[in-house]
């Protein structure tokens, strides 16, 4: 330099054919317990890496950039 893959909650990751952004863990509160652990219930938490475009509508499609990983020379 070129090619490929990835970037979504604090962490690990889903998200189907473009149509309301989700789960587990973590955190907070509660139930239970003599106290705790475990278990159960609820809550909290997101500029979907960034800009632009297409569309009635974009996490998803197109384009440029950034970051990380892999490969070729």
């Nucleotide at each position: 330099a070129c090619g490929c893959c990835a970037g979504u909650a604090g962490c690990u990751c889903a998200g189907u054919u473009g149509g309301u952004a989700g789960a587990g863990c973590a955190g907070u509160g509660g139930a239970u317990u003599c106290c705790a652990a475990a278990u159960c219930c609820a809550c909290c938490g997101g500029u979907c890496a960034g800009g632009g475009g297409u569309u009635c509508g974009a996490g998803u499609c197109c384009u440029c950039u950034c970051u990380g990983g892999c490969g070729u020379g």
Predicted 3D model of a 73-nucleotide RNA (transfer RNA) from a Planctomycetota bacterium. Its mean pLDDT, the model's own confidence on a scale to 100, is 83. Its Rfam family is "tRNA". Rfam links the family to the GO term triplet codon-amino acid adaptor activity. From the family's description: Transfer RNA (tRNA) molecules are approximately 80 nucleotides in length. Taxonomically the source falls in Planctomycetota (Bacteria, Pseudomonadati). The RNAcentral record of the sequence draws on ENA. RNAcentral records the identical sequence in 3 taxa.